Context: one part of a larger RNA
RNA sequence: CGAAAGAAGUUUGAGGGAACCCGUUCCUAGUACGAGAGGACCGGAAUGGACGCAGCUCUGGUGCACCAGUUGUCCUGCCAAGGGCAUGGCUGGGUAGCUACCUGCGGAAGAGAUAAACGCUGAAAGCAUAUAAGCGUGAAGCUCGUCCCAAGAUGAGACUUCUCAUUCGUAAGAAGUAAGAUCCCUCUAAUGUUAAGAGGUUGAUAGGUUAGAGAUGUAAGUGUAGCGAUACAUUCAGUCGACUAAUACUAAUAGAUCGAGGA
Repeated sequence: CGAAAGAAGUUUGAGGGAACCCGUUCCUAGUACGAGAGGACCGGAAUGGACGCAGCUCUGGUGCACCAGUUGUCCUGCCAAGGGCAUGGCUGGGUAGCUACCUGCGGAAGAGAUAAACGCUGAAAGCAUAUAAGCGUGAAGCUCGUCCCAAGAUGAGACUUCUCAUUCGUAAGAAGUAAGAUCCCUCUAAUGUUAAGAGGUUGAUAGGUUAGAGAUGUAAGUGUAGCGAUACAUUCAGUCGACUAAUACUAAUAGAUCGAGGA
């Protein structure tokens, strides 16, 4: 831009894409078969490998603004307590998120037409013959079936709901609006920009605060014991990024723009 007014939703599926894998064990059954050795079809059950999709409950990894320990040095006048730098100084842990080695799920069943192959009826050719007419069985393959995209499918589909018939102009057309949308702002399990999604005071969108979860592991100060290093008590303390709730304290203010009149 189109889709014969303008919008907001919900859809159909022409067409396209993805997937399609392979074992092992057990039962049937040591049965059928076979002198024995050996050893099934059919049917059923369990469990794996690789691959794929999804997820973070578990197990781990990471976790550079979390917690603790600790070395050297400089600084906060000193003690104590802290801060900077040294690969995040080093070390031990670790929430959310992300992630695999972790967890869940998938390939199917079924239908149709067939290949090789195997048949029924059956003439030409009194017989025979699966074939000439006709009718069947039959594969991980083909068409469906499963999942995803999909009406620019210009062949532009369908359904539901909303907005209405303004003003100017002879007309062409223009303007202000409606439903609705955007700018702008607060953000996100969304993100290169965009887009998508959640919100904008009739508000829990982000931050803060409070409470909780979770991490670390018992803060500082004080007291007691010890000459002291230190230990114990106060103290399952103190501190804390992302997690879960509650709460308008802060910021989403104010405002602006676009958008039909139906050949």
Overview: Large-subunit ribosomal RNA, domain VI from a Bacilli bacterium, 263 nucleotides, folded computationally. The coordinates come from a structure-prediction model, not an experiment, and the mean pLDDT is 90. The full RNA is in RNAcentral, with records from ENA. It matches the Rfam family "Bacterial large subunit ribosomal RNA".